[in-house]
RNA sequence: GCCGAUGUAGCUCAGCUGGUAGAGCAGACCCUUCGUAAGGGUAAGGUCGUCAGUUCGAUUCUGACCAUCGGCU
Numbered sequence: 001g002c003c004g005a006u007g008u009a010g011c012u013c014a015g016c017u018g019g020u021a022g023a024g025c026a027g028a029c030c031c032u033u034c035g036u037a038a039g040g041g042u043a044a045g046g047u048c049g050u051c052a053g054u055u056c057g058a059u060u061c062u063g064a065c066c067a068u069c070g071g072c073u
Base pairs, nucleotide, nucleotide: 001072002071003070004069005068006067007066010025011024012023013022019056028042029041030040031039049065050064051063052062053061
């Protein structure tokens, strides 16, 4: 230099063919206990890597860029 993959909650990851973004774990609060652990419940937590484009509407499609990883030279 060229090609490819990945980027979504604090962490690990879903999200099908464009139509209100989810799970588990962690953290908070509550119940249970004399207390702790375990268990149960409730709520919160996201500019979907960045910037543009297409569209009535984009996490999803297109382009460029950034980061990480892999391959080729």

The RNA shown here (transfer RNA) has 73 nucleotides and comes from a Candidatus Kuenenbacteria bacterium. Its Rfam family is "tRNA". It is annotated as a transfer RNA. It was read from a public genome assembly. NCBI's taxonomy places the organism under Bacteria, Bacteria candidate phyla, Candidatus Kueneniibacteriota. Model confidence (mean pLDDT): 81 of 100.